[in-house]
Predicted 3D model of a 583-nucleotide part of an RNA (large-subunit ribosomal RNA, domain V) from a Gammaproteobacteria bacterium. Rfam family: Bacterial large subunit ribosomal RNA.
Context: one part of a larger RNA
C1' cells in the first nucleotide's frame, strides 16, 4: 500500500413513491344551499273522453212599460227634431181603495164610483211643453234568446283491491250478474305556481406565499434622473357633472389688503381719500394661466348652428386632440371683425339586441305591406369600468389529476431591524465621593443562540416537536484551580481579568422543551452540531381518514378550541466508524 472477514449506522441532500401539506390550472369529482338555470314530482286552472232534468244566480241583445226635483219658476222640466192643435161617450175632471217609486213636495199604474170635459202658445228659463208623435242617454222592472257560474238529482259514457257464476282442479286475467260510486275521479294536450328530488355549471383579477383587509375607469401634482415617456399595496387629493347663462358679440370697469377719515356700526357691513402688479377672482381637485384680462358690469341675443376640412399631434390597435380655410343660414358690432358652448386639463362605456323621429334606398312572379338599411336620437355603477352569459354562491380532513421549489410551513443560506453580549461618555444613586457597586439621556460595536424580513438550493419529497441512546465542539466558565479591585476586619460575598484537565442530580406534575414543587450536590454551567442524533429506537404531542362537546355557519362544514382513538417500511454497494486476517 494493497485483498478479505466479522460487526455500527455518521454521510452518499442513500433506496422506495413525478409531495398527500402549501400555492398554481378559466383542471376534475362529489357534497351544500334562501347562487343560476332547467327537470322528475305535487298542484291550479282551460279543453277532450262528457250525457239528461230541475233550481239559484250574472253579464248581453231583441221587445214592451218605466226613470229624471240646483236656483227662477202655476212643479219632481232627461236629450235632440218635427209641431199648432191634441185626448175624450169603445168614456174626461173631480172621488175612494190598492201598489211601486221617492231628495217626503209629489209622480205613475190599476180598480171601483162618476158624469162631461181636460190638456198647450201665454209670465218666468241656457233649453219649451209627457198637448201629441219620433229616436236617443242614465237607472228599473218583465218577457223570450242563446252564452257564463253555483247548487241539487238521474243513469248510459267511465271507475270499483265489493259479492255471487262462468272460462276453472287458479287469491291472476277476462266475461256475464247484482251492487255501489258517477259525469266526479281518471287519462291526455296547454297554462299558473311549487319543486337541491334530480342535473348541468358558475363561484374574477392584483397580491413581497395563499387567505382576510384594500385595490381595479377617468383628472391633477410629486417620485421622473431639465424633450415625450417611466414602476411599486410609493406620497398627496380630486371626478361619475354644473351652467338657457356660468354660453355668444358689442362697450364698460379694477381687485385682495393696509393706513387714515366717517351717524347708529362693534377686528371685519356701506361712504371718502392714500398706497397698492396681483397676494383677490375663476361653478368644483390640482398644476399651469390670466390686467388687450380667461376676473367684475350693461345691453342686444343663440355660432351650445348644418355640410364640410388642408395639415398635424399623439398612438400596438380601438380610441383620443387640435385646426386654418370653403359653402348656406344667423347673433352682435358704425367697421375690422369675433363666434362650431364654457381660462385649460376630469364629469366616462366598444360591439351586439330592441325603442323613438326622418328617408331619395331595399323590400323574394307583380303593386302593396311585413321587415330591414341609411340619417338623428335614446336604453348599461356592463364601477372587476377593452365590457366571456339576458341569467351563477359555497363546503371537501373522503378526495383526485396535471404542475411548481417560478409560490409558503420544517431545516440551511444572505441580512441583522429584533435578541443576546460587550465597549464609549458620565447626568445621578451610593452619608461624603460619577466609575466598590449600579448607572439615566445618547453613541460605536461584536455574535448568529430568540422574533422576523428575503423567497436563493430542494414539492419526479432534505420526516417535523419532546424523550431514549451515543456523543463531539465553543467558551460568554455552573464546580475544582489562579489572580486585581471592593463601600475586603473574620465567615460569607460583589465585580473584574486567566483558565475547558475534569466534573456537572434523582424524583413529583405535565406530550411537553420550558417552568414550578420536593430532596440533595463541589457544581446541578450557556450555547453550536439540519432547534446534533427516527436506513438507531419510541410516537405521548403536532398533522389524514372514525367520533363528540363548545363556537361559528341556512348547510355542507370549520375553528394555533377541547376530547377519546388511530399501519414509523428498508438483507448496507460506496465514504467512514470499530474488531480481526492474510500479502
Nucleotide at each position: 500500500c494493497c485483498c478479505g472477514c466479522g460487526g455500527c449506522a455518521a454521510g452518499a441532500c442513500g433506496g422506495a413513491a413525478a409531495g398527500a401539506c402549501c400555492c398554481c390550472g378559466u383542471g376534475a369529482a362529489c357534497c351544500u344551499u334562501u347562487a343560476c338555470u332547467a327537470u322528475a314530482g305535487c298542484u291550479u286552472u282551460a279543453c277532450a273522453c262528457u250525457g239528461g232534468a230541475c233550481u239559484u244566480u250574472g253579464a248581453g241583445u231583441c221587445u214592451g212599460c218605466u226613470u229624471g226635483u240646483g236656483u227662477a219658476g202655476g212643479a219632481u222640466a232627461g236629450g235632440u227634431g218635427g209641431g199648432a192643435g191634441g185626448c175624450u161617450g169603445g168614456g174626461a175632471a173631480g172621488c175612494c181603495g190598492a201598489a211601486a217609486c221617492g231628495c217626503c213636495a209629489g209622480u205613475u199604474u190599476c180598480g171601483g164610483u162618476g158624469g162631461a170635459g181636460c190638456c198647450a202658445a201665454c209670465c218666468u228659463u241656457g233649453a219649451a211643453a209627457u198637448a201629441c208623435c219620433a229616436c236617443c242617454c242614465u237607472g228599473g222592472c218583465a218577457u223570450a234568446c242563446g252564452c257564463g257560474a253555483g247548487g241539487u238529482u238521474c243513469u248510459a259514457a267511465c271507475c270499483c283491491a265489493g259479492g255471487u257464476c262462468c272460462g276453472u282442479g287458479a287469491u291472476c286475467c277476462g266475461g256475464a250478474u247484482c251492487g255501489g260510486g258517477g259525469a266526479c275521479a281518471g287519462u291526455g294536450u296547454a297554462u299558473g305556481g311549487u319543486g337541491g328530488g334530480u342535473a348541468g355549471u358558475u363561484u374574477g383579477a392584483c397580491u413581497g406565499g395563499g387567505g382576510c383587509g384594500g385595490u381595479c375607469u377617468c383628472c391633477u401634482c410629486c417620485c421622473a434622473a431639465a424633450g415625450c415617456g417611466u414602476a411599486a399595496c410609493g406620497g398627496a387629493g380630486g371626478a361619475g357633472u354644473g351652467c338657457g347663462a356660468a354660453g355668444g358679440u358689442a362697450c364698460c370697469c379694477u381687485c385682495a389688503g393696509u393706513g387714515c377719515g366717517g351717524u347708529c356700526g362693534g377686528a371685519a357691513a356701506u361712504c371718502g381719500c392714500a398706497c397698492g402688479c396681483u397676494g383677490c377672482g375663476u361653478g368644483c381637485a390640482c398644476a399651469g394661466g390670466c390686467a388687450a384680462a380667461a376676473g367684475g358690469g350693461u345691453g342686444c341675443u343663440u355660432g351650445a348652428c348644418u355640410g364640410c376640412g388642408a395639415g398635424a399631434c399623439a398612438g400596438a390597435c380601438a380610441c383620443g386632440u387640435c385646426g386654418a380655410g370653403c359653402a348656406g343660414g344667423u347673433g352682435c358690432g358704425a367697421a375690422a371683425g369675433c363666434a362650431g358652448g364654457u381660462c385649460u386639463u376630469a364629469g366616462u362605456g366598444a360591439u351586439c339586441c330592441g325603442g323613438u323621429g326622418g328617408u331619395c334606398c331595399c323590400g323574394u312572379a307583380u303593386g302593396g305591406a311585413a321587415g330591414g338599411g341609411c340619417c338623428a336620437u335614446c336604453g348599461c355603477u356592463c364601477a372587476a369600468c377593452g365590457g366571456a352569459u339576458a341569467a351563477a354562491a359555497g363546503g371537501u380532513a373522503c378526495u383526485c389529476c396535471g404542475g411548481g421549489g417560478a409560490u409558503a410551513a420544517c431545516a440551511g443560506g444572505c441580512u441583522g431591524a429584533u435578541a443576546c453580549c460587550g465597549c464609549c461618555c458620565a447626568a445621578g444613586a451610593g452619608u461624603c465621593c460619577a466609575u466598590a457597586u449600579c448607572g439615566a439621556c445618547g453613541g460605536c460595536g461584536g455574535u448568529g443562540u430568540u422574533u422576523g424580513g428575503c423567497a436563493c438550493c430542494u414539492c419526479g419529497a432534505u420526516g417535523u416537536c419532546g424523550g431514549c441512546u451515543c456523543a463531539u465542539c465553543a467558551c460568554a466558565u455552573c464546580c475544582u484551580g489562579g489572580g486585581g479591585c471592593u463601600g475586603u476586619a473574620g465567615c460569607g460575598g460583589g465585580u473584574c481579568c486567566c483558565a475547558a484537565g475534569g466534573g456537572u442530580a434523582u424524583g413529583g406534575c405535565u406530550g411537553u422543551u420550558c417552568g414550578c414543587c420536593a430532596u440533595u450536590u463541589a457544581a446541578a454551567g450557556u450555547g453550536g452540531u439540519a432547534c446534533g442524533c427516527g436506513a438507531g429506537c419510541u410516537g405521548g404531542g403536532u398533522u389524514u381518514a372514525g367520533a363528540a362537546c363548545g363556537u361559528c355557519g341556512u348547510g355542507a362544514g370549520a375553528c394555533a378550541g377541547u376530547u377519546c382513538g388511530g399501519u414509523c417500511c428498508c438483507u448496507a454497494u460506496c465514504u467512514g466508524c470499530c474488531g480481526u486476517g492474510g500479502g
RNAcentral holds the full RNA, with entries from ENA.